[in-house]
Model confidence (mean pLDDT): 77 of 100. The RNA shown here (c-di-AMP riboswitch aptamer (ydaO/yuaA leader)) has 166 nucleotides and comes from an Anaerolineae bacterium. The sequence was found by an Rfam model in a public genome assembly. Rfam family: c-di-AMP riboswitch aptamer (ydaO/yuaA leader). Rfam's curators write: This family represents a conserved RNA structure found upstream of the ydaO and yuaA genes in Bacillus subtilis and related genes in other bacteria.
RNA sequence: GAGCAGUCGACGCCUAAUGCGUGCCGGACAGUAGCUAUGGCGCGCAACGGGGGAACCAAUCACGGGGCGAAUCGGUGUUGCUGAUGGCAGAAUCGCAGCCAUCGUAGGGCGAGCUUCUUCCGCCCGAGCCCGACAGCUAACCUCGUAGGCGUGGAAGAGGGUCACC
Numbered sequence: 001g002a003g004c005a006g007u008c009g010a011c012g013c014c015u016a017a018u019g020c021g022u023g024c025c026g027g028a029c030a031g032u033a034g035c036u037a038u039g040g041c042g043c044g045c046a047a048c049g050g051g052g053g054a055a056c057c058a059a060u061c062a063c064g065g066g067g068c069g070a071a072u073c074g075g076u077g078u079u080g081c082u083g084a085u086g087g088c089a090g091a092a093u094c095g096c097a098g099c100c101a102u103c104g105u106a107g108g109g110c111g112a113g114c115u116u117c118u119u120c121c122g123c124c125c126g127a128g129c130c131c132g133a134c135a136g137c138u139a140a141c142c143u144c145g146u147a148g149g150c151g152u153g154g155a156a157g158a159g160g161g162u163c164a165c166c
Base pairs, nucleotide, nucleotide: 011151012150013149014148018046019045020044021043022042023041024040025039047146048145049144050143051142052141057136064134065131066130067129068128073104074103075102076101077100078098079097080096081095083094084093085092107125108124109123110122111121114160115159116158117157118156119155120154
């Protein structure tokens, strides 16, 4: 000097996933003892978010149906089908379905140093999971969650707010 790993902290992002109180556990510093901080496990309150749940309204065949979430809906390729057309046999075309790949897309997010809105430009996501035969909306009421994963930093305009100075 560089790299890797660990610990602690600040700021920021996706998301509802935050704040406070309290009990117990545990226990540093600096040095015996004691105390306490960080931390762990419960309980409670607030806040935020989700589900169930009347009347009225809505809905009314089948393929089951439904929930969280921005995460839906398609094209192409590919594989399959005692499918259809075709036919001597095939090829080919159409249809249906599935995995994967790829290209789009409804929709969603970010580009900061207080915050709101608009425009342009740029970069991304467009997943996954759950319920278990069952749920439309839905006042009262009932009930659940507060995990997890990350590190951007381009401009213009119109407002609000804060601080300093006079």